[in-house]
Context: one part of a larger RNA
RNA sequence: GCUAACGAGUUAGCUGUAUGGGGCCGGUUAAGACAGUUUCAGUCGAAGCCAAAGCGAAAGCGAGUCUUAAAAGGCGUAUGUCUCAUGCACUAGACCCGAAACCAGGUGAGCAAACCAUGGGCAGGUUGAAGCGUAUGUAAAAGUACGUGGAGGACCGAACCACCGAGUGCAGCAAAACUCUUGGAUGACCUGUGGUUAGAGUAGAAAUUGUCAUCGAACCUGGAGAUAGCUGGUUCUCUCCGAAAUAUAUUUAGGUAUAGCCUCUAGUUACUAGCAGCAGGGGUAGAGCACUGUUUGGGGAAGGGCGGGAAAUAACUGUACCAACUCCUAGCAAACUUCGAAUACUGCUGUGACUGUCUAGGGAGUCAGACUAUGAUAGCGAAGUACCAUAGUCGCGAGGGGAAGAGCCCAGACUACCGGUUAAGGUCCCUAAUGAUAUCUCAGUGGCAAAGGAUGUGUGAUUACUUAAACAGCCAGGAGGUUGGCUUAGAAGCAGCCACCCUUUAAAGAGUGCGUAAUAGCCCACUGGUCGAGUGAUUGUGCGCCGAAAAUCCAACGGGGCUUAAGAUAUCAACCGAAACCGUAGGUGGCGUAUUUAUACGUCGCGGUAGGAGAGCGUUGUGGGAGCACUGAAGCGAGACCGUAAGGCUUACUCGUGAAGCAACCACAAGUGAGAAUGUUAGC
Numbered sequence: 001g002c003u004a005a006c007g008a009g010u011u012a013g014c015u016g017u018a019u020g021g022g023g024c025c026g027g028u029u030a031a032g033a034c035a036g037u038u039u040c041a042g043u044c045g046a047a048g049c050c051a052a053a054g055c056g057a058a059a060g061c062g063a064g065u066c067u068u069a070a071a072a073g074g075c076g077u078a079u080g081u082c083u084c085a086u087g088c089a090c091u092a093g094a095c096c097c098g099a100a101a102c103c104a105g106g107u108g109a110g111c112a113a114a115c116c117a118u119g120g121g122c123a124g125g126u127u128g129a130a131g132c133g134u135a136u137g138u139a140a141a142a143g144u145a146c147g148u149g150g151a152g153g154a155c156c157g158a159a160c161c162a163c164c165g166a167g168u169g170c171a172g173c174a175a176a177a178c179u180c181u182u183g184g185a186u187g188a189c190c191u192g193u194g195g196u197u198a199g200a201g202u203a204g205a206a207a208u209u210g211u212c213a214u215c216g217a218a219c220c221u222g223g224a225g226a227u228a229g230c231u232g233g234u235u236c237u238c239u240c241c242g243a244a245a246u247a248u249a250u251u252u253a254g255g256u257a258u259a260g261c262c263u264c265u266a267g268u269u270a271c272u273a274g275c276a277g278c279a280g281g282g283g284u285a286g287a288g289c290a291c292u293g294u295u296u297g298g299g300g301a302a303g304g305g306c307g308g309g310a311a312a313u314a315a316c317u318g319u320a321c322c323a324a325c326u327c328c329u330a331g332c333a334a335a336c337u338u339c340g341a342a343u344a345c346u347g348c349u350g351u352g353a354c355u356g357u358c359u360a361g362g363g364a365g366u367c368a369g370a371c372u373a374u375g376a377u378a379g380c381g382a383a384g385u386a387c388c389a390u391a392g393u394c395g396c397g398a399g400g401g402g403a404a405g406a407g408c409c410c411a412g413a414c415u416a417c418c419g420g421u422u423a424a425g426g427u428c429c430c431u432a433a434u435g436a437u438a439u440c441u442c443a444g445u446g447g448c449a450a451a452g453g454a455u456g457u458g459u460g461a462u463u464a465c466u467u468a469a470a471c472a473g474c475c476a477g478g479a480g481g482u483u484g485g486c487u488u489a490g491a492a493g494c495a496g497c498c499a500c501c502c503u504u505u506a507a508a509g510a511g512u513g514c515g516u517a518a519u520a521g522c523c524c525a526c527u528g529g530u531c532g533a534g535u536g537a538u539u540g541u542g543c544g545c546c547g548a549a550a551a552u553c554c555a556a557c558g559g560g561g562c563u564u565a566a567g568a569u570a571u572c573a574a575c576c577g578a579a580a581c582c583g584u585a586g587g588u589g590g591c592g593u594a595u596u597u598a599u600a601c602g603u604c605g606c607g608g609u610a611g612g613a614g615a616g617c618g619u620u621g622u623g624g625g626a627g628c629a630c631u632g633a634a635g636c637g638a639g640a641c642c643g644u645a646a647g648g649c650u651u652a653c654u655c656g657u658g659a660a661g662c663a664a665c666c667a668c669a670a671g672u673g674a675g676a677a678u679g680u681u682a683g684c
Stems, first nucleotide, its partner, number of pairs: 001684006011092003015089010026050003032044003054061002064075003095233002098230001102223006113197009122187001124156003127152001131148006160184003165180004199215001201211003208217001236616006246259005260366002262363006274351007286339001287337002292333003297328004303322002305319004369394007377386002399410003414586004419582003425576003428560003434573007446562001452546002456543010473530005479503003484498003509524001513522002587606009617673001619670006627662002635657005641648002
């Protein structure tokens, strides 16, 4: 891992409550008793309980009573009770499995710790303390030398003890080893045997370390099925309906209570959603500036600043300064409003669904929501962000489209059909289905992106010049006063400042640019000629271009591939395309009608998680019971067949095996249905 078996809402209660069935109209027995037997039923037994009257704190009164001076007002004014079944609740382990822990009583020092008693062990080598001796030395000593001697938590190094580092080992040789290396090795040494100390403890050269492979409190048994607002699991079928992820409260936030939303039963009525009409209040969107604030430019202007006024002060006066207020002008506002919608909301009337709403009661689940669109807030007018509101979808929704895809678009799947029509979206090939007309685009734009940039290109608008010759090119001129004045080393059109005139002219600036130290030189404006038809400027708009860099080749149309498209715009006509709609046949639920009460017809339905309600299938046993069976029961293996499903296939399928029982049908009672629980046991 697979297979088989086992494996989870049970049982109890003179408990409560609701629904259904039954008994009696008041209902009912409990303990116990009497018979009776083998275990079921029967007969007694009102002690008690419920009901029959309520109200009040009570006295008390009573279909009323309480409050009160009184009234209004509150609570009352017909029926129950016993039992069975079912739903739910409560009390019990209470659907099952699961802690870490807590407490009690015991068992452990045969492991390892310390201690006590009594034994044992330490190859070999080295060093050479004290003391002593001799010699020397001294007044005597001290001292020196040589011997002797054999000290030491001394040295080197086996046994023994330990374990510094590395490698191997890691389902091992081993639940701590092996190999090499390493530390101690006469000592606070190592070690045998016996004994002592224990869990709120003990031992500890002290590490939360040891206390029998267990230690921040051992192990065993018990309290005990501890508790678990937590995780996991919870077993057959079909039919009808069908949520919530919100509010309030909570030592509350992943729990719960009540309400909301679902379901079932009974009832009332047409009350309801929606639609139409009428009547309302409002201060949002928008708009506006009359208020509150803010704000652009200008005019007037009280007041102020600065200057003059002989130094100071004042009158007075100047001012290209500031400015209340006021006029014109142009704006802004969630906490501004002279104004002001659409919607929404409220009321009334009409219409209006078999289903909605409402009333009473039984049963729930839900309290982590997600995205999309729109309106706000926070944030960066960031987020697959957070938080509200309105709607949709998902959640609980399959089908078609979107290449692929919970939340987008279309569309809500009772079943069957090798029938038809469409939706979104599509129609060159992959791939079902396409053509036409008129334009645009050259960028593979289409098939990612901004500010910004550009003689890309199409189509408009306005305007200037132009056969009295424009625009562009080419040929020629572009002069004189004058080097204007100033400044400057210089300043001559061309560093800078001021002025910007006059003359000759077809025209020519006191000069547009380059240039020089300054001149010079080359251009330009402007003019003539040549040429001969359009040339400039501004602006709106369609489609394109650049801007454009990412991490594993292509990889930003699904791919191939596409350019008078298979791209874009506009129009037209076809077609394809879903579980939508229609058709045919069938099933089933509610309601209605008809009748022969089980059918027919009509009509509206039949996606579904949590969940509510209903109807069934099967298993084991018990009672009743038509029957089957050695001419072969149950079980097992294989095959065929039947039913909408669980399933059936035994009075009534086939074959084999098996060898003695089986059980239609009607009831009853449950150890009643497994694929999941790191489930349990067994096998492979």
A computed fold for a 684-nucleotide part of an RNA from a Candidatus Altimarinota bacterium, annotated as large-subunit ribosomal RNA, domain II. It was read from a public genome assembly.